[in-house]
The prediction has a mean pLDDT of 83. A computed fold for a 475-nucleotide part of an RNA from a metagenome, annotated as small-subunit ribosomal RNA, 3' major domain. The full RNA is in RNAcentral, with records from SILVA.

Context: one part of a larger RNA
């Protein structure tokens, strides 16, 4: 000096408590472990690993198994031979290769040069999701968006070291005030960015529509007001007032404002820590294989299932459940797309193809709400897993193993011990919508709006932090 204490003071934080709704129990999705298996590829492990890499495993992906090939090689360069071949179409064939036709490039002095690929050959290579994240770069997490972590020169101490940075106030803040062997400065904190909340203003198309006219329709003819896009400005700083307060920093309170004390929300992650993770993104030091731990192809696997845990969907109804009615976003995505009408199907869906590189056209129906009807407390008109059976769509190909759709079936499940989590306001919890991946394939993730609560007395406790202080046999 740090690090610990079931040592102290101080203060924080959905950490308690107040409340709300979950999670454990059922059933299905998905990840894990185990177990199995020829494989069931690999990698993550207390928070900080288990819907994690993987924003999408039928083949491919793919890295495993099993079969079957190839060996200068699927790829990149050099040298040497050829005058073919590359290409393109048909036939066999899993690769791999084998046969047939078609066609063949510039420049010529016509002798022959030059070039691109491709085939043989050859020698130095290539290739390796082999192994080391405890050789390592880059990137990442986590403590923690907590308020902290050094320096310079100065003094102090024989040193390590201490001062500063400690104390009085205050703060969301090592934020700022005072005071003081300290004075100063650095990275962090703020603030500048993004975005949303008010208003001017410019500027009206594909967006609007108040007045005037017209329509089935902002449907036209007109307007530039409103709404709204999207440039630019403005606004908020404890600025005003009174109080407390040390005449400070601040702090309670009010006014005027669309917003008030950091206005709501994003990015923004100091010095470290934790030999945290990643050699399978990529880069790389070494080590190890080189007719194979490399390559290429058919199948298979990764989807198995006594079991156990993690996260999530849907339920158990009456505040629900079916049936008709009827109303209101926001963000978004489209050309190998996104598809309207309209017409076929009880439906997925087919047929159609108008518009649209989109403030114009399309997905697109918002849904819970709201209005009327049936239902009357049951394992039902709750719940929907399991299974038959018959489809439909993508795709060379739904057996292993994809999604949906009709008929029929119609388990569990009557609100879940011990224990254990989110969440403080447009939050929770609820109700639908969109996207990336993506040929299909979403209860996952990442947006997006609709409705819209309770409850916070305080800081005894638990649990993680921060500043002083005190013990110490530990560093």
């Nucleotide at each position: 000096u740090g690090a610990c204490g079931g040592g102290g003071g101080c203060c924080c934080g959905c950490a308690c408590a107040a409340g709300c709704g979950g999670u454990g129990g059922a059933g299905u999705a998905u990840g894990u472990g185990g177990u199995u298996u020829a494989a069931u590829u690999c990698g993550a492990c207390g928070c900080a690993a288990c819907g994690c890499g993987a924003a999408g495993a039928a083949c491919c992906u793919u890295a495993c198994c099993c079969a079957g090939a190839c060996u200068u090689g699927a790829c990149a360069g050099c040298c040497g031979g050829u005058a073919u071949a590359g290409c393109u179409c048909c036939g066999c064939g899993a690769a791999a290769g084998c046969g047939g036709a078609g066609g063949u490039g510039u420049c010529u002095u016509c002798g022959g040069a030059c070039g691109a690929a491709g085939c043989c050959g050859g020698u130095a290579c290539a290739g390796g999701u082999g192994c080391u994240g405890c050789a390592u770069g880059g990137c990442u997490g986590u403590c923690g968006u907590c308020a902290g972590c050094u320096c310079g020169u100065g003094u102090c101490g024989u040193g390590a070291g201490a001062u500063g940075u400690u104390g009085g106030g205050u703060u969301a803040a090592g934020u700022c005030c005072c005071g003081c062997a300290a004075c100063g400065a650095g990275c962090g904190c703020a603030a500048c960015c993004c975005u949303u909340g008010u208003c001017c203003u410019u500027a009206g198309u594909u967006a609007c529509c108040a007045u005037c006219a017209u329509u089935a329709a902002g449907u036209u003819g007109g307007g530039g007001a409103c709404u709204c896009u999207a440039g630019g400005g403005a606004g908020a700083c404890u600025g005003c007032c009174g109080g407390u307060g040390u005449u400070a920093a601040a702090c309670c309170g009010g006014a005027g404002g669309a917003a008030g004390g950091u206005g709501g929300g994003g990015a923004u992650g100091a010095c470290g820590u934790c030999a945290a993770g990643u050699c399978c993104u990529c880069a790389u030091g070494g080590c190890c294989c080189u007719u194979a731990c490399g390559u290429c192809u058919g199948g298979g696997g990764c989807u198995a299932c006594a079991c156990a845990c993690g996260u999530a969907c849907u339920a158990c109804a009456a505040u629900g459940g079916c049936c008709g009615g009827c109303a209101c976003a926001a963000a978004g995505a489209g050309c190998a797309g996104c598809a309207a009408a309209c017409c076929c199907g009880c439906g997925a869906g087919g047929g159609g193809g108008a518009g649209c590189a989109a403030a114009u056209c399309u997905c697109a129906a918002a849904a819970a709400a709201c209005c009327g009807g049936c239902c009357u407390c049951a394992g039902u008109u709750c719940a929907g897993a399991u299974u038959g059976g018959a489809g439909u769509c993508u795709g060379c190909a739904a057996c292993u193993c994809g999604a949906c759709u009709c008929c029929a079936u119609g388990a569990a499940g009557g609100c879940g011990g011990a224990a254990u989590c989110g969440c403080u306001a447009g939050u929770a919890a609820u109700c639908g919508c969109g996207u990336a991946u993506c040929a299909g394939c979403a209860u996952g993730a990442c947006g997006c709006g609709g409705u819209g609560a309770a409850u916070a007395c305080g800081u005894u406790c638990c649990c993680g932090g921060g500043c002083c202080u005190u013990g110490u046999a530990c560093a």